[in-house]
RNA sequence: CUCAUCCAGAGGGGCAGAGGGACCGGCCCGAAGAAGCCCCGGCAACCGUGCGCGAUCUUCUCUUCGUCCGUCGUGACGCGAGGCCGUUCGCGCAGCAGGUGCCAACUCCGGCCCGGGGACUUUCCCGGGAAAGAUGAG
Repeated sequence: CUCAUCCAGAGGGGCAGAGGGACCGGCCCGAAGAAGCCCCGGCAACCGUGCGCGAUCUUCUCUUCGUCCGUCGUGACGCGAGGCCGUUCGCGCAGCAGGUGCCAACUCCGGCCCGGGGACUUUCCCGGGAAAGAUGAG
């Protein structure tokens, strides 16, 4: 930089000692112990792995049929039918002694734009999109 996802899910202990939820505003969490570090546990399924199904390509086999041949064949080519292994893609399943990630609140809510509605001064509610951020893969 590109793409995908972000209303689901999953916490105990030890050390530590005042912050944390990216930023700003709000609102929360926190001495009944924040961040950080360590141990153990869990969630999920992005990548990887395994299995199944379908398609695809390569290859092989068969052949009613068609075409071809100074060759008339156990021939060549084409159409068609079928098949094991394999390639690639898609879908599904499995949590897999693999690589990450994650385990308060929808990414906690909003921030910028558009639409609808209520109050008509500030603003409130609902919906959609963007931006920013996070995670993964490249």
A computed fold for a 138-nucleotide RNA from a soil metagenome, annotated as SAM riboswitch aptamer (S box leader). The sequence is in RNAcentral, with records from MGnify. The prediction has a mean pLDDT of 83.